[in-house]
Background:
Predicted 3D model of a 488-nucleotide part of an RNA (small-subunit ribosomal RNA, 5' domain) from a metagenome. The full RNA is in RNAcentral, with records from SILVA.
Context: one part of a larger RNA
RNA sequence: GAAUCAACGCUGGCGGCGCGCUUAACACAUGCAAGUCGAACGAGAAAGCAGGAGCAAUCCUGUGAGUACAGUGGCGUACGGGUGAGUAACACGUGGAUUAUCUGCCCUGGAGUGGGGAAUAACGCUGGGAAACCGGCGCUAAUACCGCAUAUUCCCGAGAGGGGAAAGCAGCAAUGCGCUCGAGGAGGAGUCCGCGGCUGAUUAGCUAGUUGGUAGGGUACCGGCCUACCAAGGCUAUGAUCGGUAGCCGGCCUGAGAGGGCACACGGCCACACUGGCACUGAAACACGGGCCAGACUCCUACGGGAGGCAGCAGUGGGGAAUCUUGCACAAUGGGGGCAACCCUGAUGCAGCGACGCCGCGUGAGCGAUGAAGCCCUUCGGGGUGUAAAGCUUUUCGGCAGGGAAGAUUAUGACGGUACCUGCAGAAGCAGCUGCGGCUAACUACGUGCCAGCAGCCGCGGUAAUACGUAGGCAGCAAGCGUUGUUC
Repeated sequence: GAAUCAACGCUGGCGGCGCGCUUAACACAUGCAAGUCGAACGAGAAAGCAGGAGCAAUCCUGUGAGUACAGUGGCGUACGGGUGAGUAACACGUGGAUUAUCUGCCCUGGAGUGGGGAAUAACGCUGGGAAACCGGCGCUAAUACCGCAUAUUCCCGAGAGGGGAAAGCAGCAAUGCGCUCGAGGAGGAGUCCGCGGCUGAUUAGCUAGUUGGUAGGGUACCGGCCUACCAAGGCUAUGAUCGGUAGCCGGCCUGAGAGGGCACACGGCCACACUGGCACUGAAACACGGGCCAGACUCCUACGGGAGGCAGCAGUGGGGAAUCUUGCACAAUGGGGGCAACCCUGAUGCAGCGACGCCGCGUGAGCGAUGAAGCCCUUCGGGGUGUAAAGCUUUUCGGCAGGGAAGAUUAUGACGGUACCUGCAGAAGCAGCUGCGGCUAACUACGUGCCAGCAGCCGCGGUAAUACGUAGGCAGCAAGCGUUGUUC
């Protein structure tokens, strides 16, 4: 000098675009963050309103409404969003391999969609429990479940032969949306390998499923992945093992470059979801807002037993030098469900707060005296502040008023009466911070007297201090300026 997820001190007018818990992967009140489909299925209220009966309480009918709530079933919940704890590893980057593999939804083309059955939730009756919830009996539907038939292709098998499907719904219909099998594709994923990127030798030996083989199991698949048996191997000074540190990369900062440093935002990959373990479902999970077990913690309890997981968005306490609103909207983009209408979406789009950063603009401009006052210096003559002010002319920003978008395609705009345009008033509402001994740009006076203090280095201060404090003046930068931390 440049840079910064910065912080601190003094100061602070506006706008645009970004960024905003680096510490305790500490604990969390409250609300919201993943639902949707009645065109898969069975069932199905109430309040209210209207009419009628009755002395009345009340009852009946219609409507509300095939609505709400709940249930079976399908798809989604493995995406999107968060965090960086762990991990020195095929985790990542790059280049390959997969004749060793999988792939829901989507696309292309092929074939099929025949005929049966048995249940079960909801519901009704009933029992247990404080609750969470659990049980018994009975009824019922389906695109839920199970056989049978068929099999172009498909799977097993050397062959003979054996095995394997399906579901309907909507519509007056045409037809549409589905379903099943197998083939190809696209996109996605798993696995393996070469090479590459931290540190310590004051860590020198490490290893028993260890290294290889045979057989089997397991998996979508290869494989000590697992098991039995057999052999005795395998790694290591080109640093094994052990310890420390750390998510990796595109990138970012610096630098002429080589290099050095960093890993915040944005994008890709990985890992994690109170801690540890486990599987289930599923095309895919060993699953943040699913399940089970154990543990710590918090809460409820009738003491028998239960409930919970913000490293989602806001927000709270705590820690800290330090880091925001319990906002608006699905209008746009994108995602899930649905034939659709539409519903959901703290993704996202916006707004709020913070000079945290970068950029832009303003706080005025022109004319105006041998030069007011005040203040400072003085050799007392004068010099400085200084065209600075006053005075005259003018109106960017801000303010007030009126109009008012694009973003949306026929429609739908949170942002937003925002941006922008026009008009009005009036210099009116808007400047500070640091420095002035040398490095380094900018000097005098007074106070102080090795005191008080300054200081990045050299060094200033002990009675004339351009170095301390104050004032005037000056220099630099400017809505900032300086200090501190960190990097080059």